A computed fold for a 349-nucleotide part of an RNA from an uncultured bacterium, annotated as small-subunit ribosomal RNA, central domain.
[in-house]
Context: one part of a larger RNA
RNA sequence: UUGGGCGUAAAGCGCACGUAGGCGGCUAUGCAGGUCGGAUGUGAAAUCCCGGGGCUCAACCCCGGGCCUGCGUUCGAAACCGCAUAGCUGGAGUAUCGGAGGGAAAGGGGGAAUUCCUGGUGUAGGGGUGAAAUCCGUAGAUAUCAGGAGGAACACCGGUGGCGAAGGCGCCCUUUUGGCCGAUUACUGACGCUGAGGUGCGAAAGCGUGGGGAGCAAACAGGAUUAGAUACCCUGGUAGUCCACGCUGUAAACGAUGCUCACUGGGUGUCGGGGGUCUAAGCCCCUCGGUGCCGAAGCUAACGCGUUAAGUGAGCCGCCUGGGAAGUACGGUCGCAAGACUAAAACUC
Numbered sequence: 001u002u003g004g005g006c007g008u009a010a011a012g013c014g015c016a017c018g019u020a021g022g023c024g025g026c027u028a029u030g031c032a033g034g035u036c037g038g039a040u041g042u043g044a045a046a047u048c049c050c051g052g053g054g055c056u057c058a059a060c061c062c063c064g065g066g067c068c069u070g071c072g073u074u075c076g077a078a079a080c081c082g083c084a085u086a087g088c089u090g091g092a093g094u095a096u097c098g099g100a101g102g103g104a105a106a107g108g109g110g111g112a113a114u115u116c117c118u119g120g121u122g123u124a125g126g127g128g129u130g131a132a133a134u135c136c137g138u139a140g141a142u143a144u145c146a147g148g149a150g151g152a153a154c155a156c157c158g159g160u161g162g163c164g165a166a167g168g169c170g171c172c173c174u175u176u177u178g179g180c181c182g183a184u185u186a187c188u189g190a191c192g193c194u195g196a197g198g199u200g201c202g203a204a205a206g207c208g209u210g211g212g213g214a215g216c217a218a219a220c221a222g223g224a225u226u227a228g229a230u231a232c233c234c235u236g237g238u239a240g241u242c243c244a245c246g247c248u249g250u251a252a253a254c255g256a257u258g259c260u261c262a263c264u265g266g267g268u269g270u271c272g273g274g275g276g277u278c279u280a281a282g283c284c285c286c287u288c289g290g291u292g293c294c295g296a297a298g299c300u301a302a303c304g305c306g307u308u309a310a311g312u313g314a315g316c317c318g319c320c321u322g323g324g325a326a327g328u329a330c331g332g333u334c335g336c337a338a339g340a341c342u343a344a345a346a347c348u349c
Base pairs, nucleotide, nucleotide: 003321004320005319006318007303008302012317014201015200016199017198021194022193023192025088026087027086028085029084030083031082033081034080035077036076037075038074039073040072041071042070048066049065050064051063052062053061054060091191092188093187094186095185096183097182098181099180103177104176105175106174107173108172109171110154115149116148117147118146119145120144121143125136126135162169163168206247207246208245209244210243211242215241216240220236221235222234223233258316259315260314261313262312263311266294267293268292269291270290271289272288273287274286275285276284298305299304322349323348324347331342332341333340334339
C1' cells in the first nucleotide's frame, strides 16, 4: 500500500462550533467537462501470446497474426456525475400559541449543624480505641442554657427522575440568558450532512496575584500496632479545599460504543407534551419527544447488543497494524513552572 478492523482482544479525538475538502432531495429544459459508442492517426523494433517454418531435437533463429489495455483528432449518445436556467416541498429553517427542567451568569435572602468567643448552671472527669496512649480538663473541661462571630455545605423531597455538547448542574427569591419538546396553520425554498487544519469550552489536582479560612485535610509532629511500620488506627496539623482575576488542558474526560440520515417483530415501566373516549378528576385508547428493563429476527470469538443496535445500508471524520523498550529519547510548538501536545530507534522476546 491492497485489505481487515476499532463495547471488553491494538484501535472513537474529552466535547462542541466551524474553514477548506468530501458527500448531497424532487421536476423540466439546455450544455457536453466526466462517462459511453463509432471512425481515424499514433502507440518503433525486440520482448510476450497464438499459428507456421529453419538449424538431426532443444535453446536459438525466421515469417504471419494478436497484443501494446494508452494518447491525439473527429462524428455521435445524453441515462448517470457535473455545469447553467426555471420551478417544487417531503430535507433544513423561520413565524405563532403552549409546556417541563438541579441548563448558564449576576445580585439578594434563609434555617439546621460544626468550630470559636462571652456569660449562667454545674463538678471531675472528658475524649479516643480491638485494647490503649499521646491529647483536653481544678487556671473549672465534658454536659447544659442564653447571646455573639465566622466560613463552608444545602438533610428530608430525591427517584436506573430532570437539564446540559461534554466537563457537569441540587436551599429560597429576583434580574439577564442558552437549548429542548408539543400543537396549529402560514412562510423561505435544498439554505443540507460531515468536518483535515483552526477556534472555543473543558472534573480534580497544580501554578500566579490579592482576599478568605469554620469543618476537613496531602506534607509534617506525636501516640499506638509491629520483627520493623517512613502505613492501616488515634491526637494534633500546614498547603489546599472557598472567592476574584489569570494560567494549566489532563482523567477509567466511560456507554471503555464518533456524528448525521434511512430501514427492520414485540412486551413492560417511567418523565414531558398533544388528541380521543369516559363515573366527563383518577382509568382506558391513540400519538410525538426523552429515559430504563426484558426480549423476535439478525449480529457477535464469546460475553452480550437488540427501533437509545454492537442489526441492515449510505455519507464524512478520527484511529489501529505483535509484546517490551515507550506514550519514553531527540527535535519542534505551547506553558511562569509542574508539565502538555506531536513522536521514533537501537536492542530484546